[in-house]
RNA sequence: ACGACUAUAGCUCAGUUGGUUAGAGCGCUACCUUGACAUGGUAGAGGUCCCCAGUUCGAGUCUGGGUAGUCGUACCA
Numbered sequence: 001a002c003g004a005c006u007a008u009a010g011c012u013c014a015g016u017u018g019g020u021u022a023g024a025g026c027g028c029u030a031c032c033u034u035g036a037c038a039u040g041g042u043a044g045a046g047g048u049c050c051c052c053a054g055u056u057c058g059a060g061u062c063u064g065g066g067u068a069g070u071c072g073u074a075c076c077a
Base pairs, nucleotide, nucleotide: 001073002072003071004070005069006068007067010026011025012024013023019057028044029043030042031041032040050066051065052064053063054062
C1' cells in the first nucleotide's frame, strides 16, 4: 500500500425476510435464604447497536465514505 473479516450492555456473544418496546450468559445492585460465607431464589439497574451521510413509510440489519482492531498479500530497509 492492497484485500478480506470484525465493531451491539462492564466482559463474551446472539439478533430470522428491514417491521412496532434490542436480547442471552457471566458480572453488578437490592432483597430472601445462612450464625457467617458459598450455593440457590426473586427483583432491578445498565445501550450514541463505532462515526457521518444516503436509500426507505420504517435501518442494529441495505448502500457509500471514514475510524479502530484482527488476518493475509505485497513493498522499503
Predicted 3D model of a 77-nucleotide RNA (transfer RNA) from uncultured Glaciecola sp. Rfam family: tRNA. Gene Ontology term of the family: triplet codon-amino acid adaptor activity. The prediction has a mean pLDDT of 81.